Glycine riboswitch aptamer from Marinobacter sp. ATCH36, 89 nucleotides, folded computationally. The model forms 90% of the base pairs in the Rfam consensus. It was read from a public genome assembly, where an Rfam model found it. Model confidence (mean pLDDT): 76 of 100.

[in-house]
RNA sequence: GAUAAGUCAGCGGGAGAGAUCGAGUCUUACUCGGCGCCGAAGGAGCAACAGCCCCGGAAACUCUCAGGCAAAAGGACCGCUGACAUGAA
Numbered sequence: 001g002a003u004a005a006g007u008c009a010g011c012g013g014g015a016g017a018g019a020u021c022g023a024g025u026c027u028u029a030c031u032c033g034g035c036g037c038c039g040a041a042g043g044a045g046c047a048a049c050a051g052c053c054c055c056g057g058a059a060a061c062u063c064u065c066a067g068g069c070a071a072a073a074g075g076a077c078c079g080c081u082g083a084c085a086u087g088a089a
Stems, first nucleotide, its partner, number of pairs: 006084008018035001020034005036069003042065001043063003049056001
């Protein structure tokens, strides 16, 4: 002593799939049960590789336990800003 990268916070963008059927209920909505779906909270599984015993080993791939299927909320990820920490030349 700076950037990249990392963590946190704020702001913006942000997809998919029944506002389905029955019952209850103070309309919206909510709860329970049934059938049909989604995949981008979270979770789980695996290739090459490595090792050759076990173990390790990625995802926006796969599975759907959870979550979701009008709006709202949430939302992986992306951009910008700030802070923290690290700290090359």